[in-house]
RNA sequence: CCAGUAAAAGGUAAACCUGCUGAAAGGCAGGGGCACAAAGUCACGGGUCUAAGGUUAUUUUUAUAUACUACGACGGCCGGACUGCCUGG
Numbered sequence: 001c002c003a004g005u006a007a008a009a010g011g012u013a014a015a016c017c018u019g020c021u022g023a024a025a026g027g028c029a030g031g032g033g034c035a036c037a038a039a040g041u042c043a044c045g046g047g048u049c050u051a052a053g054g055u056u057a058u059u060u061u062u063a064u065a066u067a068c069u070a071c072g073a074c075g076g077c078c079g080g081a082c083u084g085c086c087u088g089g
């Protein structure tokens, strides 16, 4: 540097349940065990989710939320950057 058929040592932890947190999406902790060879780190590009606040619309003056919006999220959606265990070459 390349590869992950098999194994070992270990690692992560989907759905679901409980609690906490958040406007929500989501996050955290415990249980759980679908999967993962980077399911380690970084929101840099794309994508997706949410819409408190803001804008806007309606109503007609203080409410409602038709619509738009990330400064909020997702790294277990794809790409990129950086780092790394084991085995084989």
Base pairs, nucleotide, nucleotide: 001089002088003087004086011036012035016031017030018029019028020027021026034076040082041081042080044079045078046077047074048073049072053069054068055067057064058063